This is a predicted structure of a 349-nucleotide part of an RNA (small-subunit ribosomal RNA, central domain) from an uncultured prokaryote. Its Rfam family is "Bacterial small subunit ribosomal RNA". Its mean pLDDT, the model's own confidence on a scale to 100, is 88. The full RNA is in RNAcentral, with records from ENA.

Context: one part of a larger RNA
RNA sequence: CUGGGCGUAAAGGGCGCGUAGGUGGAUAAAUGUGUGAGAUGUGAAAUACCCGAGCUUAACUUGGGGAGGUCAUCUCAUACUGUUUGUCUAGAGUAUGGGAGAGGGAAGUGGAAUUCUUGGUGUAGCGGUGAAAUGCGUAGAUAUCAGGAAGAACACCGGUGGCGAAGGCGACCUCCUGGAUUGAUUCUGACACUGAGGUGCGAAAGCGUGGGGAGCAAACAGGAUUAGAUACCCUGGUAGUCCACGCCGUAAACGAUGAGAACUAGCUGUUAGUUUCCCUGACCUUUCGGUAGCGUAGCUAACGCGUUAAGUUCUCCGCCUGGGGAGUACGGCCGCAAGGUUAAAACUC
Numbered sequence: 001c002u003g004g005g006c007g008u009a010a011a012g013g014g015c016g017c018g019u020a021g022g023u024g025g026a027u028a029a030a031u032g033u034g035u036g037a038g039a040u041g042u043g044a045a046a047u048a049c050c051c052g053a054g055c056u057u058a059a060c061u062u063g064g065g066g067a068g069g070u071c072a073u074c075u076c077a078u079a080c081u082g083u084u085u086g087u088c089u090a091g092a093g094u095a096u097g098g099g100a101g102a103g104g105g106a107a108g109u110g111g112a113a114u115u116c117u118u119g120g121u122g123u124a125g126c127g128g129u130g131a132a133a134u135g136c137g138u139a140g141a142u143a144u145c146a147g148g149a150a151g152a153a154c155a156c157c158g159g160u161g162g163c164g165a166a167g168g169c170g171a172c173c174u175c176c177u178g179g180a181u182u183g184a185u186u187c188u189g190a191c192a193c194u195g196a197g198g199u200g201c202g203a204a205a206g207c208g209u210g211g212g213g214a215g216c217a218a219a220c221a222g223g224a225u226u227a228g229a230u231a232c233c234c235u236g237g238u239a240g241u242c243c244a245c246g247c248c249g250u251a252a253a254c255g256a257u258g259a260g261a262a263c264u265a266g267c268u269g270u271u272a273g274u275u276u277c278c279c280u281g282a283c284c285u286u287u288c289g290g291u292a293g294c295g296u297a298g299c300u301a302a303c304g305c306g307u308u309a310a311g312u313u314c315u316c317c318g319c320c321u322g323g324g325g326a327g328u329a330c331g332g333c334c335g336c337a338a339g340g341u342u343a344a345a346a347c348u349c
Base pairs, nucleotide, nucleotide: 004320005319006318007303008302012317014201015200016199017198021194022193023192025088026087027086028085029084030083031082034080035077036076037075038074039073040072041071042069049065050064051063052062053061054060091191092188093187095185096183097182098181103177104176105175106174108172109171110154114150115149116148117147118146119145120144121143125136126135162169163168206247207246208245209244210243211242215241216240220236221235222234223233258316259315260314261313262312263311266294267293268292269291270290271289273287298305299304322349323348324347331342332341333340334339
C1' cells in the first nucleotide's frame, strides 16, 4: 500500500452556501504527461536464493549463476488517462405559460376562551381531592346578565395532507420575497458532483438592555400523603414563557439511515400538475414530482430494508477501532456568564 465498517452492536457532521482539492457526458484530430514494450547504461561487495567445492559432517569458508529499480537515456505503441483545438446535446442551466403550498419577512384586522374590573340580579356557600385541608366568601363570593380593559394562543377545516436545507411553519387580509413542480417549445453548450478549511442558518432552556405580563409556571410558601416526602396530589406563586435588539450554538437537532448519479418485479392509497375518450363518471387511461402502506429478487446477526434500499455499482466528504477513567484534565480558540468546541494520559477491568 491492499484488506473491515457506520438504521438498532463503536461510528453520518444539526442543516445550508461555498474556497482549495478530489472526481467528471458524447465525438474528431493533435500531443505523447501518466501508461505499456524493447534496447543501452547502471543497480559495489557482503548478506539472501539456486548449482557446486573445501575442512570426517554441520555451523563456517569459498567458486559460479540468477534475481533485484516508482532509476537514467534512447526508440516504439496510442486503447485508456491527462493536455490543446474543434464539434455535439442525453447532464446542468436559461427564457416562456400554468396550478399548489402552515416556505420566509413586515404592517393591520377578527372572533371564541381566560383573568381582572364597573354596574345589575341573587344568597351561603364556592373551590379542590382517592378522601381532605390550606385558599376564596355575609366588607356579599361561586352562579348569572350587560359594559370595559389586558395579554397570549388561533377550536372546527386538519388529513401516515402541504411547505421548508435543517431547526421548523397552522385565524383572516394586504405588501415585499425565496424555492420546488409541471406543460409545450427556445437558447447556452459540460457551465457538473462533492466539499478539508471558511461562512451563514440553527428548537427549548439560559444571558444582556428596554418594554410587556392574561393564562401557565421552575424556584419558593402553605395544605395533604407518608415511617420520612426537600416528590407525585391540592391552594398560591416569582423568574420565565410574549415583543424589540444583541448573545449563546447545544438536543433522542432522529428516518438514531451524509450528498449526488446510474441500474434492478410489482400492487394499493394519497397529494401538485399533465394527458386519453363510449365524454360527464364518487369514472377511466398516460406521464411526471412528492408522500404513505404492503411486497419479489437481493441484502441483513436478527429485527427488518426492499425504485423514497439497509439491493447492485461509481464519485466526494464526515466518522469508528474493547468497557471504565471521559466527552473529563491540561492547553488553544469562542462566550458577558452559564458554558461550548478541539481533546488526552496515568490507573483499572